RNA sequence: GUCCUUGAGGAGCGUUGCGACGGGCUGACCCCGCCAGGCUCGAGAAUACAGCAAGUUUCAAACGGCGCUCGCUUGAU
Numbered sequence: 001g002u003c004c005u006u007g008a009g010g011a012g013c014g015u016u017g018c019g020a021c022g023g024g025c026u027g028a029c030c031c032c033g034c035c036a037g038g039c040u041c042g043a044g045a046a047u048a049c050a051g052c053a054a055g056u057u058u059c060a061a062a063c064g065g066c067g068c069u070c071g072c073u074u075g076a077u
Stems, first nucleotide, its partner, number of pairs: 001047002004044006010070006018038001021033004037063001
């Protein structure tokens, strides 16, 4: 770094539908369905590459289409 699993990023309702996914079809396209944690930070395992002390302590987030509601905090009236 990559893949998988997992924790967290306050909680819901409605809605659109890109990617992924499922189905259909084709030479290529395309159509239908589903769909707003697919992102970031951390943990575990495996693996590739690179590097060569290890450990401890401290500090933590930034974001998440559109509309609405609630919760938490602060301020104003």